[in-house]
Molecule: c-di-GMP-I riboswitch aptamer
Organism: Acidobacteriota bacterium
RNA sequence: ACACGAUAAGGGCAAACCUGCCGCGAGGCAGGGACGCAAAGCCGUGAGUCUCCGUCGAAGGCGUGACGCAUCAUCCGCGCCGACGCACGCGAGACAGUCUGGUUGCCGAA
Numbered sequence: 001a002c003a004c005g006a007u008a009a010g011g012g013c014a015a016a017c018c019u020g021c022c023g024c025g026a027g028g029c030a031g032g033g034a035c036g037c038a039a040a041g042c043c044g045u046g047a048g049u050c051u052c053c054g055u056c057g058a059a060g061g062c063g064u065g066a067c068g069c070a071u072c073a074u075c076c077g078c079g080c081c082g083a084c085g086c087a088c089g090c091g092a093g094a095c096a097g098u099c100u101g102g103u104u105g106c107c108g109a110a
Base pairs, nucleotide, nucleotide: 004108005107012037013036017032018031019030020029021028022027035097041103042102043101046099047098048095049094050093051092052091053089054088055087056085057084060081061080062079063078064077065076
């Protein structure tokens, strides 16, 4: 120096949850709080999960038109709304304490 990681030493970070703020949202920031972590420091390569947007589909609803006239019903056509979607985009984001990758770093037993 590299690899490695101990009932070592000095320490570090901070899950869930709560409060406040920001965001359409996933989520982020700050404070409290500790499940845990040898990189649970930083980046975001390749994936993964999640969110939003658009297109498409869609139960259902509303309006309208036609069937000699009126009313009603059914069916059909057109337009609008539409919970939802395991569809599409190679759209936009989030996480990265999901894995992988890159990079920097404290200590020094075996």